Transfer RNA from a Bacillota bacterium, 73 nucleotides, folded computationally.
RNA sequence: GGGGGUAUAGCUCAGUUGGGAGAGCGCUAGCUUCGCAAGUUAGAGGUCGGCGGUUCGAACCCGCUUACCUCCA
Numbered sequence: 001g002g003g004g005g006u007a008u009a010g011c012u013c014a015g016u017u018g019g020g021a022g023a024g025c026g027c028u029a030g031c032u033u034c035g036c037a038a039g040u041u042a043g044a045g046g047u048c049g050g051c052g053g054u055u056c057g058a059a060c061c062c063g064c065u066u067a068c069c070u071c072c073a
Stems, first nucleotide, its partner, number of pairs: 001072007010025004019056001027043005049065005
């Protein structure tokens, strides 16, 4: 320098007709307990890496770009 891949909640990750942003763990509160843990119920938590484009509508399609992984040289 070139090819491919990944980027979504604090962490690990889902998300196929383009229209609801989610799960587990963690965190907070209630219940339960003498107390803790476990259990259970509820809740908080998101620029879907960034910018632009297409579209009535984009996490999803297209272009550019950033970071990381990998392959070739």
Source information
The prediction has a mean pLDDT of 81. The sequence was found in a public genome assembly. It matches the Rfam family "tRNA". Its family is annotated with triplet codon-amino acid adaptor activity in the Gene Ontology.